[in-house]
């Protein structure tokens, strides 16, 4: 690292635009994109403790700790640190 199985969190909000039915033709439902506030971290990514080197300064230093850039936020679907089996 490759397969296969597990595998969490977070608004089924507000605007606008399209798209389909269904009816009272103008509005209400439902799904889709953007975009706005609001929240979630277990892909990536920054951040720092001791040690440990070094004797000025400094170097270097993990993580599911943190920061939320990324990325996700009804169900499904995909992604998913980590854990098991295999090769």
């Nucleotide at each position: 690292g490759g397969c296969c199985g597990g595998g969490a969190g977070a608004g089924c909000u507000c605007u606008u635009g399209c798209c389909u039915u269904g009816a009272a033709c103008g509005u209400c439902a439902g799904g889709c994109a953007a975009g706005g506030c609001g929240c979630c971290g277990a892909a990536g990514g920054g951040g720092c403790a001791a040690a440990g080197a070094a004797u000025c300064c400094c170097c270097a230093g993990a993580a599911c700790c943190u920061c939320u850039c990324a990325g996700g936020c009804a169900c499904c679907a995909a992604g998913g640190a980590c854990c098991g089996g295999u090769c």

Glycine riboswitch aptamer from uncultured Trebonia sp., 87 nucleotides, folded computationally. Its Rfam family is "Glycine riboswitch aptamer". From the family's description: This family represents the bacterial glycine riboswitch. Model confidence (mean pLDDT): 78 of 100. The source organism's lineage runs through Bacteria, Actinomycetota, Actinomycetes, Treboniaceae and Trebonia.